[in-house]
Predicted 3D model of a 73-nucleotide RNA (transfer RNA) from a bacterium. It matches the Rfam family "tRNA". It is annotated as a transfer RNA. Its family is annotated with triplet codon-amino acid adaptor activity in the Gene Ontology. It was read from a public genome assembly. The coordinates come from a structure-prediction model, not an experiment, and the mean pLDDT is 81.

RNA sequence: GCCAGAGUAGCUCAGUUGGUAGAGCAGGGCUUUCGUAAAGCUCAGGCCAUCGGUUCGAAUCCGAUCUCUGGCU
Numbered sequence: 001g002c003c004a005g006a007g008u009a010g011c012u013c014a015g016u017u018g019g020u021a022g023a024g025c026a027g028g029g030c031u032u033u034c035g036u037a038a039a040g041c042u043c044a045g046g047c048c049a050u051c052g053g054u055u056c057g058a059a060u061c062c063g064a065u066c067u068c069u070g071g072c073u
Base pairs, nucleotide, nucleotide: 001072002071003070004069005068006067007066010025011024012023013022019056027043028042029041030040031039049065050064051063052062053061
């Protein structure tokens, strides 16, 4: 330099034929217990790497940029 993949909640990951974003763990509260842990219930937490474009509507399609991983030279 070229090619491919990835970037979504504190962490690990879903979400594909465009239609107002989810799970597990972690965190707060409650129940239970003499108490702790475990278990159960519940709450909060994200404008989807950044910028622009298409569209009535974009995490999703298109372009550019940034970061990471792998391959080729």